[in-house]
Context: one part of a larger RNA
Molecule: small-subunit ribosomal RNA, 5' domain
Organism: uncultured bacterium
RNA sequence: GCCUGAACGCUGGCGGCGUGGCUAAGACAUGCAAGUCGCACGGUGUAGCAAUACACAGUGGCGAACGGGUGAGUAAUGAAUCGCUAAUGUGCCCCGGACUUUGGGAUAGCUACCCGAAAGGGUAGGUAAUACCAGAUGAUAUAACUUUGUCGCAUGACAGAGUUCUCAAAGGUCCGCCGGUCUGGGAGCAGGCGAUUUCGUAUCAGCUAGUUGGUGAGGUAACGGCUCACCAAGGCGAUGACGCGUAGCCGGACUGAGAGGUUGGCCGGCCACAUUGGGACUGAGACACUGCCCAGACUCCUACGGGGGGCUGCAGUAACGAAUCUUCCGCAAUGGGCGCAAGCCUGACGGAGCGACGCCGCGUGUAGGAGAAGCCCUUCGGGGUGUAAACUACUGUCAGGGGUUAGAAAGUUCUGAUCAACCCCAGAGGAAGGCACGGCUAACUCUGUGCCAGCAGCCGCGGUAAGACAGAGGUGCCAAGCGUUAGGC
Repeated sequence: GCCUGAACGCUGGCGGCGUGGCUAAGACAUGCAAGUCGCACGGUGUAGCAAUACACAGUGGCGAACGGGUGAGUAAUGAAUCGCUAAUGUGCCCCGGACUUUGGGAUAGCUACCCGAAAGGGUAGGUAAUACCAGAUGAUAUAACUUUGUCGCAUGACAGAGUUCUCAAAGGUCCGCCGGUCUGGGAGCAGGCGAUUUCGUAUCAGCUAGUUGGUGAGGUAACGGCUCACCAAGGCGAUGACGCGUAGCCGGACUGAGAGGUUGGCCGGCCACAUUGGGACUGAGACACUGCCCAGACUCCUACGGGGGGCUGCAGUAACGAAUCUUCCGCAAUGGGCGCAAGCCUGACGGAGCGACGCCGCGUGUAGGAGAAGCCCUUCGGGGUGUAAACUACUGUCAGGGGUUAGAAAGUUCUGAUCAACCCCAGAGGAAGGCACGGCUAACUCUGUGCCAGCAGCCGCGGUAAGACAGAGGUGCCAAGCGUUAGGC
């Protein structure tokens, strides 16, 4: 000098765009943050004379694995880059082929009865489906075998022909359509493997028993000690194993001429976590933040028998701390879920609010005007403040008041939470401070104080003429900021 998610002191007019719990991954009152579909199904209620319309708990489907938060853990099961998967999966979406057949038994809701303080539960009866089950049909699908060709780094892969084995479906409708099943391909997404790179410490030198490899089996979508039985005795290590400490990684950011150093907040990608530890279930996908089970700690309710909870979602609370915001508005836009649709939900998101926390822009007037007063200095002549003020003329940014309405709105209609363009009115009014002035370093005098009180980044000032302390006048530098502290280069 530049920089910061900053804090502190003094001061503070407006706007735009950003940004704001860095500490206790400590604890949380309250509300909201994931629902939707009646064009899957039986029913109940309301309105109606009825046809019918509307609403709803339940069964069923899809979603809830996304979106949102945080950085605890993790030094490699992670990340970045480049490859491999001939060892893999895939709901919704797109393209293609074939099909959509015959039956059955339940169960919730409901009714009756019962238990319980509650949470909730039991028995009996009876009902529906795109819920569940059985049968039929079926191949370019699966599996086994025979055979031909092409190709690969190897195990091997792909394509064609033949025989046998196994497996499917669901209907709704406003008649437009929306669906269902099997299968091939695609897109996107995901799993796995390899190479290289990835902090400090040797005052950590040896580490290892599923350990290293093999055979066989199990398991997985899939390879593999992933798991198990048996066999062998291996495997890693000064090119730093093992241990200890620290840490999410990257795109990037800051600084620097660069090389480099430091860093990873906001935004984007990946990973990990969801009160602590463990576990599986469902599902295309989870070992699942607002699902389930078990254990622990904490906490709440209780009729003492037993139950409930998890803000590292958005707000908000106390606590901690130098320190960090509203218990706001709206689904109008963008996007997501469900739905044929209308639409519903969406603390994602779009906005507004608060904070000079940062950057940027604007204003606090403009022109003329004598050298007034006051204050300060003085060699007492005068000098400075200073065109500064007063005064005269003018302008109208911002703020204030009123009006009109294009725009953000796509999809000729409709839809605006919020923002906003334009026009008119009045009137200099409402808007300047902070730090420094011995040298480094730009800016000097007086008074007070007297090694005191104090200053200070370094050198150093202060013991009676202090340009260095304190006050005042003046000056310098920045300016809605200015300084200080902390941190990086």